[in-house]
Molecule: SAM riboswitch aptamer (S box leader)
Organism: Bacteroidia bacterium
RNA sequence: AGUUUAUAAAGAAGUGGCGAGAGAAUAGGCUCACUGACCCACUGGCAACCAACUAAAAGUAGCGAGUAUUUACCUCGCUAUUGGAAAACCGGUGCCAAUUCCUACCCUGAUGAGAGAGCAGGGAAAAAUAAAUU
Repeated sequence: AGUUUAUAAAGAAGUGGCGAGAGAAUAGGCUCACUGACCCACUGGCAACCAACUAAAAGUAGCGAGUAUUUACCUCGCUAUUGGAAAACCGGUGCCAAUUCCUACCCUGAUGAGAGAGCAGGGAAAAAUAAAUU
């Protein structure tokens, strides 16, 4: 850098530095910003993914007991193993304005004579994050 899968209307600060724009791309909005935004560093925090540990349910195998005339079946217990939570601590990333700030592409609906626009809902695309993989 590419591919695949998953996620997303929740949550989360201060200090110092820098000095003009920032909110992914393009466009239109809207918001933040010299009362210093964005970005960087330190400290602090949040908890989406991964990792680790593990309770219960459930599955598999073995052993024992109970019921039954016997085997089987069934039930219970123990051992091993699979499995496994919004659990606690810790770890790897990430994150700490506004739904990914909103919209654009497609579909549906209501209103309307109808179209367009707007409104409501759903989907897609793109970006972001995580894991796996090339």